[in-house]
Context: one part of a larger RNA
């Protein structure tokens, strides 16, 4: 020089940014993934309508899915994303360049469909069990849940003969025409099934780079290669049987330490040394180990199962957890913040939308932890005041510094005024399109309401008075600054040389002085 600093004195304001580097220790409590009624039955709860009763005539109590709309459940989709963290890993990892044997919800193009049946089961109801978690049997019931059946352009298999294989519907609106008054039947939107190609994202595989130790020299037996299975989305000793006996290694195998890579970052004229906080990509974890299940996608942080070790409840028969998510709380420790607001705005998830959820995210809040900017006043002001310190006793230094006068008013304070972050979406209209259609629905245009967490905001006016704002360290050399006085190898100083044993510019004060300045020094580490 740097900085994710710490520690000492001291410390006015703002802007921006950053804040457990250590126990990958243990957490107490509250939230960090829900949504969807436009799939489906249904209907606690509430809030409207309706019908009975009481009657203190506007209240109370009781019945009704009739409507809003909804807790429970069954379906869909998202909980593989955002967020944490850095144990592990020296290569199953990163970087960089390539490749070929694959997959890929939602999205976007393109081609073909979307016929007609079935059986069940939560929810409820009844009955048991249990101290809880929670479960067990009966009985009824619905789907966009589940299962056959028709039908296959295009798909798959094939011994080339020929086999196999889907779907689900909701929902707005309507002119005839039917109608068992529910709809049927048109249309629009949205979905559903097959399959092609895009994009996206993902897995696999090669090549070189990628830290110390030879006081680690040999290692390896699915090992290293066939040939057949078999698994896998897919190549492959990935597994398996069989055969052959290879296969790495002083160009450092193996075996031991240490470490997440990398963009960057820091320092240096540069080559290089260090270094991986914050932001960005990749990767690996989610008390420890171990496994599947689902699902496009996981071997899944707030999911399932065993094993353990802890810590809670228990009726002692068994349950119940998982902060390396944001906050916090004990612990360690030189050290590292609020149990805050908001979803307004960006973005994610659902949903036709309105929305709903989002501790991501915007913000505040707390620390001089770092960078930047500002401010603590300006100008005049010699009787060179007074006091301090020094002195050759004449003086000199503090010092235009102070006091006076003469002005300002930044910042903070009071008080008033005040944008931008807001667009999309609602609603009302005009054109085009879809369509039988002047419904619906979609999209350009126009006007309009409401909609800000920050915020007592930024910023602009007034209002008052210099009012509220300076401190640390050094002063023998190096290194920029010099005397007095206590002290007497004593108390002590100290990066390196070195000072002090009666005049110390080096120890302690005081006066002076030089250096930075809301900061000054010290440590401890890099270069």
């Nucleotide at each position: 020089u740097u900085a994710g600093a710490a520690c000492g004195c001291u410390g006015g304001c703002g802007g921006c940014a950053g804040g457990c580097c250590u126990a990958a220790c243990a957490c107490a409590u509250g939230c960090a993934a829900g949504u969807c009624g436009a799939g489906c039955g249904g209907c606690a709860g509430c809030a409207c309508g309706g019908g009975a009763a009481g009657c203190u005539u506007g209240c109370u109590u009781c019945c009704u899915g009739g409507u809003g709309g909804c807790g429970a459940g069954c379906g869909g989709c998202g909980g593989a994303c955002g967020g944490g963290u850095g144990a592990g890993u020296a290569a199953u990892g990163c970087a960089u360049a390539g490749a070929a044997a694959u997959c890929u919800g939602c999205c976007c193009g393109g081609u073909a469909g979307u016929g007609g049946g079935g059986g069940a089961u939560a929810a409820c109801c009844u009955g048991g069990g249990g101290a809880a978690a929670c479960c067990c049997a009966g009985g009824c019931u619905a789907a966009u849940a589940c299962c056959g059946c028709a039908u296959a352009c295009g798909u798959c298999c094939u011994a080339c003969g020929g086999g196999a294989g889907a779907a689900a519907g909701c929902a707005g609106g309507g002119g005839a025409u039917c109608u068992u008054c529910g709809g049927a039947c048109c249309u629009u939107g949205c979905g559903c099934u097959a399959u092609c190609g895009g994009a996206u994202g993902a897995g696999u595989c090669u090549a070189u780079g990628u830290c110390g130790g030879a006081u680690u020299a040999g290692c390896u037996u699915g090992u290293u290669g066939g040939u057949g299975a078999g698994g896998u989305a897919a190549u492959g000793g990935c597994u398996c049987a069989c055969c052959a006996a290879g296969g790495c290694g002083a160009c450092g195998a193996u075996c031991c330490g240490u470490a997440g890579c990398u963009g960057g970052u820091c320092u240096g004229a540069g080559a290089g040394g260090a270094u991986g906080a914050u932001c960005a990509g990749c990767c690996a974890c989610a008390u420890c180990g171990g496994g599947a299940c689902u699902g496009a996608g996981a071997c899944a942080c707030g999911g399932c199962c065993c094993g353990a070790a802890c810590u809670c409840c228990u009726a002692c028969g068994g349950g119940a957890g998982g902060c390396a998510g944001c906050a916090g709380u004990g612990g360690g420790g030189a050290a590292u913040a609020u149990u805050g607001g908001a979803c307004a705005a960006u973005g994610g998830g659902c949903g036709a939308a309105a929305g709903c959820c989002u501790g991501a995210u915007c913000c505040a809040g707390c620390c001089a932890u770092g960078c930047c900017g500002c401010g603590u006043g300006u100008g005049u002001g010699a009787a060179g005041a007074a006091g301090g310190c020094c002195u050759u006793c004449g003086g000199g230094u503090u010092g235009u510094a102070a006091a006076g006068c003469a002005c300002u008013u930044u910042c903070a304070g009071u008080g008033g005024g005040g944008a931008a972050g807001a667009a999309a979406g609602c609603c009302u209209u005009g054109g085009g399109g879809c369509u039988a259609a002047u419904a619906c629905c979609c999209u350009c245009g126009a006007g309009g309401a409401a909609g800000g967490a920050c915020a007592u905001c930024a910023c602009c006016c007034a209002c008052a008075g210099a009012a509220g704002a300076a401190g640390c360290a050094c002063c023998g050399g190096c290194u920029a600054a010099c005397u007095c006085c206590g002290u007497g190898c004593c108390a002590g100083c100290a990066g390196c040389c070195g000072c002090g044993g009666u005049a110390a510019u080096a120890c302690g004060g005081a006066g002076g002085g030089u250096g930075c300045g809301a900061g000054c020094g010290u440590u401890a580490a890099u270069c």